[in-house]
A computed fold for a 349-nucleotide part of an RNA from an uncultured bacterium, annotated as small-subunit ribosomal RNA, central domain. The full RNA is in RNAcentral, with records from ENA, Greengenes and SILVA. Its mean pLDDT, the model's own confidence on a scale to 100, is 89.
Context: one part of a larger RNA
RNA sequence: CUGGGCGUAAAGCGCUCGUAGGCGGAUUGGUCAGUCAGAGGUGAAAGCCCAGGGCUCAACCUUGGAAUUGCCUUUGAUACUGCCAGUCUUGAGUUCGGGAGAGGUGAGCGGAAUUCCGAGUGUAGAGGUGAAAUUCGUAGAUAUUCGGAGGAACACCAGUGGCGAAGGCGGCUCACUGGACCGAUACUGACGCUGAGGCGCGAAAGCGUGGGGAGCAAACAGGAUUAGAUACCCUGGUAGUCCACGCCGUAAACGAUGACAGCUAGUUGUCUGGCAGCAUGGCUCUUCGGUGACGCAGCUAACGCAUUAAGCUCUCCGCCUGGGGAGUACGGCCGCAAGGUUAAAACUC
Numbered sequence: 001c002u003g004g005g006c007g008u009a010a011a012g013c014g015c016u017c018g019u020a021g022g023c024g025g026a027u028u029g030g031u032c033a034g035u036c037a038g039a040g041g042u043g044a045a046a047g048c049c050c051a052g053g054g055c056u057c058a059a060c061c062u063u064g065g066a067a068u069u070g071c072c073u074u075u076g077a078u079a080c081u082g083c084c085a086g087u088c089u090u091g092a093g094u095u096c097g098g099g100a101g102a103g104g105u106g107a108g109c110g111g112a113a114u115u116c117c118g119a120g121u122g123u124a125g126a127g128g129u130g131a132a133a134u135u136c137g138u139a140g141a142u143a144u145u146c147g148g149a150g151g152a153a154c155a156c157c158a159g160u161g162g163c164g165a166a167g168g169c170g171g172c173u174c175a176c177u178g179g180a181c182c183g184a185u186a187c188u189g190a191c192g193c194u195g196a197g198g199c200g201c202g203a204a205a206g207c208g209u210g211g212g213g214a215g216c217a218a219a220c221a222g223g224a225u226u227a228g229a230u231a232c233c234c235u236g237g238u239a240g241u242c243c244a245c246g247c248c249g250u251a252a253a254c255g256a257u258g259a260c261a262g263c264u265a266g267u268u269g270u271c272u273g274g275c276a277g278c279a280u281g282g283c284u285c286u287u288c289g290g291u292g293a294c295g296c297a298g299c300u301a302a303c304g305c306a307u308u309a310a311g312c313u314c315u316c317c318g319c320c321u322g323g324g325g326a327g328u329a330c331g332g333c334c335g336c337a338a339g340g341u342u343a344a345a346a347c348u349c
Stems, first nucleotide, its partner, number of pairs: 003321004007303002012317001014201002017198001021194003025088007033081002035077008049065006091191001092188003095184004103177007110154001115149007125136002162169002206247006215241002220236004258316002261313003266294006273287002276284003298305002322349003331342004
């Protein structure tokens, strides 16, 4: 390279948007570039291959053929692909009418709880554990009542419930704003799919500047445990966790399953809409879109997957190619740094 693969064996980029490129619905006409067929030219000789011949054989030499998978010219074919012109509506989109939602950003507001402060009641313990101790407390703790301060998070509702491309999103209200879905007819008329590079988003931790700091809590200190205990348990406790702005760009970023489309038995729950019927507090039938459980065919090494496919197919992208060395070194790019990304080899089994 070819082939074969990528849920768990190596392998799907964390996720979108999108450039180039690749691929692309129905139908009519044209063209004949690709494609196919015929003819001609060329494709040196030698060599290789086949059939003969000559050295006693062979190597070797020699004759003829074939091959030279290609290129050029020309004559045709027109189904498919391309190109040109036209038409269409089923793909895609627009319009109108609806309802659902922790989708996003900003602002304001609320109650419970923890902690702290002030005051009252009250007295000797409290706290913590397997048991203890460090710790707090007669300078009045713990408990309890009232008042105040401040920060962070939003019990119940809550649900294999909802929304979002992913990360993720949960008290209430308002403002601005994105997407999806259902129904309707009208409109545009292939406007589509994927997507190397590229732009952007991207949990937690971490970094910079300035705030904030209740609780929790790396580091750290002490008490225990233990042979030891740089841990697990306990008492404290600083960064951090929170906010604004700017970086970082990684995760078991997981469904360990790329995106789009078509096709292929069913049963049962649930969420948002629509239609129809009825005996109308509701029930039944049906349909679109999501989200679950089970299960046939089929697939799979098995486990399992099974209309939300890991089944049967099309298109495009990414990735894999024995283990270790190593996601390392060197170099490049990015970063304030931490580091990230791209990414080997020797050697070894």